[in-house]
């Protein structure tokens, strides 16, 4: 450095419940763990969802970009 993440050390936290912001999708905080090797970050491409519309949401839908943890094994 690359593969890898079965081990070890830590990390995140679905459904559901409570509070709260929003017309809504959904976000945030607490509880809670189904899962996750980027389930860290970025709406760039596609998808999906909300809205009367402008527009917005989703990174735990997929691709892409970017940064990062471990150091057993080869």
């Nucleotide at each position: 450095a690359u593969a890898g993440g079965u081990a070890a050390a830590g990390c995140c936290a679905a459904a559901c419940c409570u509070g709260u912001a929003g017309u809504a999708a959904u976000g945030c905080a607490g509880g809670g763990a189904c899962g996750g090797a980027a389930a860290g970050c970025c709406a760039c491409g596609g998808g999906u969802c909300a809205u009367a519309a402008a527009u917005g949401a989703u990174a735990g839908c997929c691709g892409g970009g970017u940064u990062g943890c471990c150091a057993u094994u080869a």

Record summary
c-di-GMP-I-GGC riboswitch aptamer from Desulfobacterium sp., 74 nucleotides, folded computationally. NCBI's taxonomy places the organism under Bacteria, Pseudomonadati, Thermodesulfobacteriota, Desulfobacteriaceae, Desulfobacterium. Its Rfam family is "c-di-GMP-I-GGC riboswitch aptamer". Its family is annotated with cyclic-di-GMP binding in the Gene Ontology. Its mean pLDDT, the model's own confidence on a scale to 100, is 77.